Predicted 3D model of a 144-nucleotide RNA (c-di-AMP riboswitch aptamer (ydaO/yuaA leader)) from a soil metagenome. The sequence is in RNAcentral, with records from MGnify.
[in-house]
RNA sequence: CGCCGAGUCUCUGGUACGGCCAGAGAGCCGGGGACCCAAGUAUCCCCGGGGUGAAUCGGCGGGCCGUGUCUACGCGAACGGCCCGCCGUAGGGCUCCUCCGGCCCGAACCCGUCAGCUAACCCGGUAGGCGGCCAAGGAGAGGA
Numbered sequence: 001c002g003c004c005g006a007g008u009c010u011c012u013g014g015u016a017c018g019g020c021c022a023g024a025g026a027g028c029c030g031g032g033g034a035c036c037c038a039a040g041u042a043u044c045c046c047c048g049g050g051g052u053g054a055a056u057c058g059g060c061g062g063g064c065c066g067u068g069u070c071u072a073c074g075c076g077a078a079c080g081g082c083c084c085g086c087c088g089u090a091g092g093g094c095u096c097c098u099c100c101g102g103c104c105c106g107a108a109c110c111c112g113u114c115a116g117c118u119a120a121c122c123c124g125g126u127a128g129g130c131g132g133c134c135a136a137g138g139a140g141a142g143g144a
Stems, first nucleotide, its partner, number of pairs: 001131004008026007027126006037116001048114001049111004057088011091105005097140004
């Protein structure tokens, strides 16, 4: 300097000088929360549910735990849960705008049995990370 992202800007004070710490304001983002509207059957079987975020849903393999057919014991089929690894994938991002092609991500966390929408009102966040090596490709649109 550029990029993802709400995650920026200004002021004051502090400072081990690092946007590092605290406070205030503005901007931005998210959650809770009426009427109206929407949805609609709480009991039995199965199963909690919700939120931030692009980050969901599958397949295969392995480990542990639980239930447990059978069994004298043991081994443990099968099913379920959790974790790990691999391969995909809904989806998201970059390539100035579009298409083709290419590349990258496809995590993590929170509330705690509670949440539709939602004026007033209330609460919270303002982190973190990546890049310079070339696909800087092809076509179109647009601009000068």